[in-house]
RNA sequence: UGAGUUUGCUGGGGGUGCCCGCAUACGGCGGGCUGAGAAAUACCCUUCGAACCUGACCCGGAUCGUGCCGGCGUAGGGAAGCAUGCAGCCCACGCC
Numbered sequence: 001u002g003a004g005u006u007u008g009c010u011g012g013g014g015g016u017g018c019c020c021g022c023a024u025a026c027g028g029c030g031g032g033c034u035g036a037g038a039a040a041u042a043c044c045c046u047u048c049g050a051a052c053c054u055g056a057c058c059c060g061g062a063u064c065g066u067g068c069c070g071g072c073g074u075a076g077g078g079a080a081g082c083a084u085g086c087a088g089c090c091c092a093c094g095c096c
Stems, first nucleotide, its partner, number of pairs: 001088001004086002007083004011046004016040001017033006052077003058071004
């Protein structure tokens, strides 16, 4: 110095669906499914961006059912700064 990479800090972004029973208008309570997360104070993502949104009341498959799985998807959007260890590179000095 540092475009690669590690960690941290601060800020920011994001989702909360489906089935059953009860309740009956309340992001309700209990159980079940997938998931990191299905209202936790947690989890995930933060431009190297599939976190998440749009298309979408989409298409195919599976399921009691649901973005449950796959496609769509090299699509269109989407929230950043700082510090730090290491590799790499450059320079100087010492030794052989």
Model confidence (mean pLDDT): 76 of 100.
Predicted 3D model of a 96-nucleotide RNA (TPP riboswitch aptamer (THI element)) from a Pseudomonadota bacterium.
Lineage of the source: Bacteria > Pseudomonadati > Pseudomonadota.
Of the family's consensus pairs, 95% are formed in the model.
The sequence was found by an Rfam model in a public genome assembly.